[in-house]
A computed fold for a 518-nucleotide part of an RNA from a Candidatus Roizmanbacteria bacterium, annotated as small-subunit ribosomal RNA, 5' domain. Taxonomically the source falls in Candidatus Roizmaniibacteriota (Bacteria, Bacteria candidate phyla). It matches the Rfam family "Bacterial small subunit ribosomal RNA". Its family is annotated with structural constituent of ribosome and ribosome in the Gene Ontology.

Context: one part of a larger RNA
RNA sequence: GGAUGAAUGUUGGCGGCGUGCCUGAGAUAUGCAAGUCGAACGGAGUCGGGUCGCAAGAUCUGACCGAGUGGCGGACGGCUGAGUAACACGUAGGAACCUGCCCCUAUCUGGAGCAUAGCUUCGCGAAAGCGGAGAUAAUACUCCAUGGUCCAAGUACCUUUUGGUACCUGGUAAAGAGCGUAACUGCUUGGAAAGGGAUGGUCCUGCGGCCUAUCAGGUAGUUGGUAGGGUAACGGCCUACCAAGCCUACGACGGGUAGCUGGCCCGAGAGGGUGGUCAGCCAGAGGGGCACUGAGAUACGGGCCCCACUCCUACGGGAGGCAGCAAUCAGGAAUAGUCGGCAAUGGGCGAAAGCCUGACCGCGCGACGCCGCGUGUGAGAAGAAGCUCUAACGAGUGUAAAUCACUGUAGUAGGGGAAGAAAGGUCCGCUUAGCGGACUUUGACGGUACCUUACUAGAAAGGGGCCGCUAACUGCGUGCCAGAAGCGUCGGUAAUACGUGGGCCCCGAACAUUAUCC
Numbered sequence: 001g002g003a004u005g006a007a008u009g010u011u012g013g014c015g016g017c018g019u020g021c022c023u024g025a026g027a028u029a030u031g032c033a034a035g036u037c038g039a040a041c042g043g044a045g046u047c048g049g050g051u052c053g054c055a056a057g058a059u060c061u062g063a064c065c066g067a068g069u070g071g072c073g074g075a076c077g078g079c080u081g082a083g084u085a086a087c088a089c090g091u092a093g094g095a096a097c098c099u100g101c102c103c104c105u106a107u108c109u110g111g112a113g114c115a116u117a118g119c120u121u122c123g124c125g126a127a128a129g130c131g132g133a134g135a136u137a138a139u140a141c142u143c144c145a146u147g148g149u150c151c152a153a154g155u156a157c158c159u160u161u162u163g164g165u166a167c168c169u170g171g172u173a174a175a176g177a178g179c180g181u182a183a184c185u186g187c188u189u190g191g192a193a194a195g196g197g198a199u200g201g202u203c204c205u206g207c208g209g210c211c212u213a214u215c216a217g218g219u220a221g222u223u224g225g226u227a228g229g230g231u232a233a234c235g236g237c238c239u240a241c242c243a244a245g246c247c248u249a250c251g252a253c254g255g256g257u258a259g260c261u262g263g264c265c266c267g268a269g270a271g272g273g274u275g276g277u278c279a280g281c282c283a284g285a286g287g288g289g290c291a292c293u294g295a296g297a298u299a300c301g302g303g304c305c306c307c308a309c310u311c312c313u314a315c316g317g318g319a320g321g322c323a324g325c326a327a328u329c330a331g332g333a334a335u336a337g338u339c340g341g342c343a344a345u346g347g348g349c350g351a352a353a354g355c356c357u358g359a360c361c362g363c364g365c366g367a368c369g370c371c372g373c374g375u376g377u378g379a380g381a382a383g384a385a386g387c388u389c390u391a392a393c394g395a396g397u398g399u400a401a402a403u404c405a406c407u408g409u410a411g412u413a414g415g416g417g418a419a420g421a422a423a424g425g426u427c428c429g430c431u432u433a434g435c436g437g438a439c440u441u442u443g444a445c446g447g448u449a450c451c452u453u454a455c456u457a458g459a460a461a462g463g464g465g466c467c468g469c470u471a472a473c474u475g476c477g478u479g480c481c482a483g484a485a486g487c488g489u490c491g492g493u494a495a496u497a498c499g500u501g502g503g504c505c506c507c508g509a510a511c512a513u514u515a516u517c518c
Base pairs, nucleotide, nucleotide: 001518002517003516004515006514007513008512009511010510013373014372015371016370017369018368019366020365021331026329027328028327030326031325032324035072036071037070040069041068043065045064046063047062048061049060050059051058052057079284080283081282089208090207091206092205093204094203097201098200102197103196104195105194107192108191109190110144111143112142113141119134120133121132122131123130124129150171151170152169154167155166156165157164158163176189177188178187179186210256211255212254217247218246219245222244223243224242225241226240227239228238229237259281260280261279262278263274264273265272266271286307287306288305289304290303309320310319311318312317337363339362340361341360345359346357347356348355349354376406377405378404379403386397387396388395389394411455412454413453414452415451416450420445424440425439426438427437428436429435430434462507463506464505465504466503467488468487469486473502474501475500476499477498483490484489
């Protein structure tokens, strides 16, 4: 000198864009943060229509739809950095693998059946909730059929291979719904098995990136083999048996510290430091462990067990997990609103309308950072007053002020007023999974930005320094005192170094100080 997620002191006009618990991975009141589908299913309820009926009501049906069954999604998105020195990350390769939704290819979608929730009823419990009985549906569940394909065994051939081809034997599937029709045919969408693609993921390896030898030996599933199990898959991943290996001064093993990277800061570079925001990967969800479901989890707002803590209780027993968004307490030098909206982008579900979305988009708070603008502009005396210095002549403050003329950034008031909106809906047309045209609807921000009119110099300058380094000097007070100080040092009666007045210098809505890095 530069830099910062900064803090502290003094000061403080406006705007834009960013950014904001670095400490206790401490504890959390309250609200919200993951739902959706009636075009899978039975159907409570509400509203309506038809038939029968005097009515009560019965029955059929349509729309909306609570709860439930079922499907898809809750493995994404969001947060944090505790742990981890490791194939965790980065980079370059590899093979024995899996992949819901999406795309392509080609095939199939026949028949039968048992339940169960919701519901009704009975009972237990303070509650959370639980149990018995009865009836019922499905794209829930089960069985049979079919078997191109796929899987397994066998045989033959080819072959560099654990591979390929052919034959044969055995095994393995499925679900409907909507539109339309007088009824079929049909159209749309789903279901099953298979191959390929895309995407995502798993596994293995080379190389790379911290400190420590006041850590020198470490290791028994350890190292390899055989057989088996297990996995989506290779593998001591696991088990049995056999052998005695394997790593290590090119630093094993141990200890300390730490998420890694793209990047960011400094530097001419070499390199040093760092990993906040944003992006990629990893890891975690009060601490520890475990599996289930599933294409995918060993699952933040799913489950089970133990521990610690908190809450409810009728004392028998139950409930909970903000390292999601706000917010609270605590800790700390220190870090914000219990805000608005799904209008946009993106995500989940749905045929769609749409619903949900503290992701996100916005507004708010903080000079925390960067950038921009303003606090006026021009004229105005050999030069007012005041103040300071003085050799008492004068000099400085100083065109500074006053005064005159002007401007209107900002501000206040009035008027106008966005882009961000494409979709979607209705109608029409066509070369019809769609495209085109017409009309129409949708904005949190926000009556905001911006434009325009009027008015007034009116609200708007400080902080640090002035002995040398280092730009900037004098008066008074003090008298090794009081004090200053980054280093050298200064202060003991003329202090340009302390305190104060005047003047000056630097930066300027900031200026200093402290901390840290280069």